[in-house]
Context: one part of a larger RNA
Molecule: large-subunit ribosomal RNA, domain II
Organism: fermentation metagenome
């Protein structure tokens, strides 16, 4: 991993409360036991006792009233207007009980088992090659008044030294489904001591033991292991078994030792009952939002005018005084801001009337519920950095719970809201060169950058192109080019080592000669020189220029597979731009055919038929109606079966579905139809249990 089997809302209660279904009914019911009977869901007695019928009071107690209270008041709970309950069945749901099912770690009391592992400790044994070192005493010899104290010899201590055995486990490989649930291989401590061991024995779970690591205490220790309390609890987390039809959410607010649980509310259902509900017009209303405004208020705030007062200065014995490139109150002129400003004020959205429109959609009451972790997108807004697939309102759509078509793929973007059927059409978005259904479509441009065909690039930069507006110059010759000129006073004056058009400064930058020519536009010189400009003439023959805009392009432009618009590819386009015709395309709308579902109308006694238009996605969850398994009961309600039952295989038929039914194989002994009734009643899943492969 597959097969088969088992494998999860069950039972119980003189409980509760609702709904249906049956009896009696202002009254309903009998428990316990008894009598009678016998294939018991028998039949009759038995009123004890409970519910109702009347409440109010704490309570005596009173009573259609009654507590409170000094009340004949008020108020509180009732009564009237308007009496329905009880018994039993079946079902829904609640409470207590293990309470759908499997799951802890733990907790306790009690209960016993352990010290053959190990950790101390008693008792008695045992064991430690071989070298080294040489303390104390001790002699002996020097020494000393005697001593000390010296040297040599003997001696043979030591938690002494190397070092097997033997204990130990410091480094490191290696071994991690191992040879081994702690090991092997090198190394490496200790090895006469607080030494190692061997056999007996002791200490036992909140207790031992412990040269103390919370270590050990039979591969188990912050409390051992074993039977019991015990199916301990588990707001967690996994699962939870057949088929069809109708409806169908929530992911908010309050509040929680609350937040991943809940309770009330809200939003779904299902009965009941009521008469509302919605939207559209019209009229009226409250309001302070966008916007807007401020010499209309409070607060910010620019420039200007004035300058209360401040600062500096000047004066003076000192008070005043006076001046000022400065700050500067309050005025004015102008300009501009604000979620906690308003003289102002919408659109929307709200309340309330009336009218039409629809046609239960509305709202109360009873039953069951889930839900209470939402998310994305538009738009108004708060935070955050007018950052986040970011947070947090609110408002509207959609995912959740929605299939289908487009967007290359893509939960929520566009477009559509799927009852079945089928090899009919007609369109939505978006397409229409091929991959790919449908235009290589019509008409005018635009784009040369593969720009694009893409969701996305700035600020800036450019005689890239086209397009408009304004203006200037020009056949009395523009513009550009090409000949020629481009001068005198003068080297203007100052200043400089020089300064002459051209380092700087000055300026009545003048005048002259002319077609025209700056006291000079650049380049160059130490200074001058040279070169060109400005302006002018001549050639020369038609447009030149300047400015602000507008379309498409250009640069700006850097990411990790060689790229790539989905891809081939594509330039009067198959790119952008206008306008237009055609077509393609969805589970959309039409045509055809069927089914359901509630209603509405005729028929029918009723189930039930016909016929109308209408609805039929859909998780959580509510409602309805059926299939299947065992098992009982009835059968004067059909039966089958060795001329083959259950079972198991294949086929064909049938039902919308679970399924059912014949037939043939096999199997070899029992089954089943129809009405009812009862359940150990449907398995894909739970790291689900057991067995097999």
């Nucleotide at each position: 991993g597959c097969c088969u089997a088992c494998g999860a809302g069950u039972c119980a209660g003189u409980c509760a409360u609702c709904a249906c279904c049956a009896g009696c009914g202002a009254g309903g019911u009998u428990a316990a036991g008894g009598c009678a009977u016998a294939g018991a869901g028998u039949g009759c007695c038995g009123g004890a006792g409970c519910c109702g019928a009347a409440g109010c009071g704490a309570a005596a107690g009173c009573g259609a009233g009654u507590c409170u209270a000094a009340a004949c008041a008020g108020g509180g709970c009732g009564g009237c207007u308007a009496u329905a309950g009880u018994u039993g069945g079946u079902g829904g749901u609640g409470c207590u009980g293990g309470a759908c099912g499997c799951g802890a770690a733990a907790c306790c009391u009690u209960u016993g088992u352990g010290a053959u592992c190990u950790a101390c400790c008693c008792a008695u044994g045992u064991c430690c090659a071989g070298g080294u070192u040489g303390a104390a005493g001790u002699u002996u010899c020097g020494g000393u008044a005697a001593c000390a104290c010296g040297a040599a010899a003997u001696g043979g201590a030591g938690g002494a030294c190397c070092g097997c055995a033997c204990c130990a486990g410091g480094g490191a490989g290696c071994g991690u489904u191992g040879a081994a649930a702690a090991g092997c291989u090198c190394u490496u401590g200790g090895a006469u001591g607080a030494g190692g061991u061997g056999u007996g024995g002791g200490u036992a779970g909140g207790g031992g033991u412990g040269a103390a690591a919370g270590g050990c205490c039979a591969a188990u220790c912050a409390a051992a292991c074993u039977g019991g309390g015990a199916a301990a609890u588990a707001g967690c987390u996994c699962g939870u078994a057949c088929u069809c039809c109708c409806c169908g959410a929530a992911a908010u607010g309050c509040a929680u030792u609350u937040a991943g649980g809940u309770g009330c509310a809200g939003c779904g259902u299902u009965g009941a009952a009521a008469c509302a509900g919605u939207c559209u017009c019209u009229g009226u209303g409250a309001g302070g939002u966008a916007g807007a405004g401020c010499u209309a208020c409070u607060g910010a705030u620019u420039g200007g005018a004035u300058g209360c007062g401040a600062g500096g200065g000047c004066u003076u014995c000192a008070c005043c005084g006076c001046c000022u490139a400065u700050c500067a109150a309050a005025u004015c002129c102008a300009g501009a801001c604000a979620a906690a400003c308003u003289c102002c004020g919408a659109a929307u959205a709200c309340g309330c009337a009336g009218a039409g429109a629809u046609g239960u959609u509305u709202u109360u009451c009873a039953g069951c519920a889930g839900u209470g972790a939402g998310g994305g997108c538009g738009c108004g807004g708060g935070u955050g950095c007018u950052a986040a697939g970011g947070u947090c309102c609110g408002u509207g759509c959609c995912c959740g719970a929605g299939a289908g078509g487009g967007a290359a793929a893509u939960a929520a973007c566009c477009c559509u809201g799927a009852u079945c059927a089928a090899c009919c059409g007609c369109u939505a978005a978006g397409g229409u060169c091929c991959c790919c259904a449908a235009g290589u479509g019509u008409a005018u441009g635009u784009u040369a950058a593969g720009u694009u065909g893409g969701a996305a690039a700035a600020a800036c930069g450019a005689a890239g192109u086209u397009u408009g507006a304004u203006u200037g110059c020009a056949c009395a010759g523009a513009c550009a080019g090409c000949u020629a000129g481009g001068a005198u006073g003068u080297u203007g004056g100052c200043u400089u080592g020089g300064a002459a058009g051209c380092a700087g400064c000055c300026a009545u930058u003048c005048a002259u000669u002319u077609a025209a020519a700056g006291a000079g536009u650049g380049c160059g010189u130490a200074a001058c020189a040279g070169c060109u400009c400005a302006c002018u003439a001549g050639u020369c023959g038609a447009g030149c220029g300047a400015u602000c805009g507008g379309g498409c392009g250009u640069g700006g432009a850097u990411a990790a597979u060689a790229a790539u618009c989905g891809g081939g590819c594509a330039u009067c386009a198959a790119a952008c731009a206008u306008a237009c015709c055609a077509c393609c395309g969805a589970a959309g709308c039409g045509a055809u055919g069927a089914u359901a579902u509630a209603g509405g109308c005729a028929g029918u006694u009723a189930a039930c038929u016909g016929u109308c238009g209408a609805u039929a996605g859909g998780u959580a969850g509510g409602g309805g109606a059926g299939c299947a398994u065992u098992c009982c009961a009835u059968u004067a309600c059909a039966g089958c079966a060795g001329u083959g039952a259950a079972g198991g295989g294949a086929u064909a038929c049938u039902g919308u579905g679970a399924g059912g039914u014949a037939u043939c194989c096999u199997g070899g002994a029992g089954c089943g139809g129809a009405u009812g009734g009862a359940a150990a009643a449907g398995c894909a899943a739970a790291u689900g249990u057991a067995g097999g492969c």